[in-house]
RNA sequence: GGGGCCAUAGCUCAGCUGGGAGAGCGCUACGAUGGCAUUGUAGAGGUCGUCGGUUCGAUCCCGACUGGCUCCA
Numbered sequence: 001g002g003g004g005c006c007a008u009a010g011c012u013c014a015g016c017u018g019g020g021a022g023a024g025c026g027c028u029a030c031g032a033u034g035g036c037a038u039u040g041u042a043g044a045g046g047u048c049g050u051c052g053g054u055u056c057g058a059u060c061c062c063g064a065c066u067g068g069c070u071c072c073a
Base pairs, nucleotide, nucleotide: 001072002071003070004069005068006067007066010025011024012023013022019056027043028042029041030040031039032038049065050064051063052062053061
């Protein structure tokens, strides 16, 4: 220098064919137990890496950039 893959909650990750942003763990509150452990219910927490484009509508499609992993030279 060139190719490929990845970027979504504090962590690990889903999200199928473009229309509801989610799960587990963690966190907070309340309940169950005499208490702990454990468990149940509810809740908080997100500019979906950044910028632009396409579209009535984008986590999803297209382009550029940034960062990480990897292959070739």